[in-house]
RNA sequence: UUCGGGGUAGAAAAUGAAGCGUUAAGUGCUGAAAGGACGGAAUGUGUCUUUCAGACGAAAGGAUUUCCUGCGGUUUUAUUUUCGCAUUCGCCGCA
Numbered sequence: 001u002u003c004g005g006g007g008u009a010g011a012a013a014a015u016g017a018a019g020c021g022u023u024a025a026g027u028g029c030u031g032a033a034a035g036g037a038c039g040g041a042a043u044g045u046g047u048c049u050u051u052c053a054g055a056c057g058a059a060a061g062g063a064u065u066u067c068c069u070g071c072g073g074u075u076u077u078a079u080u081u082u083c084g085c086a087u088u089c090g091c092c093g094c095a
Base pairs, nucleotide, nucleotide: 001095003093004092005091010083011082012081013080014079015078016077017076018075019074020072021071022070029054030053031052032051033050034049035048036047040089041088042087043086044085060069061068062067
């Protein structure tokens, strides 16, 4: 120097369990502010969380007073599967 390789935080889906809401919170969308994480290192891109503001917006039924069956692009958690950015340097293997 060429070629090849390894490694993260995390993300998504399915299933199970436990909750919350159904008197509409949550989810999703837009804007602002603050903060976090992002292979061993740097840079960039993107991303996540919280708060505030704005627009939009829903599936109830039965029993009878706290239960059942549902519903919500609902929350948390466990398992499984899939994915896990770009450039440069570093690391491993071969020549």
THF (Tetrahydrofolate) riboswitch aptamer from Liquorilactobacillus ghanensis DSM 18630, 95 nucleotides, folded computationally. The coordinates come from a structure-prediction model, not an experiment, and the mean pLDDT is 77. Rfam family: THF (Tetrahydrofolate) riboswitch aptamer. About the family: Tetrahydrofolate (THF) riboswitch was first reported for Ames et al. as an RNA motif in 5' untranslated (5'-UTR)regions of folate transport and biosynthesis genes in Firmicutes genomes. RNAcentral holds the sequence, with entries from Rfam and Ribocentre. Of the family's consensus pairs, 94% are formed in the model. The same sequence occurs in records of 2 taxa.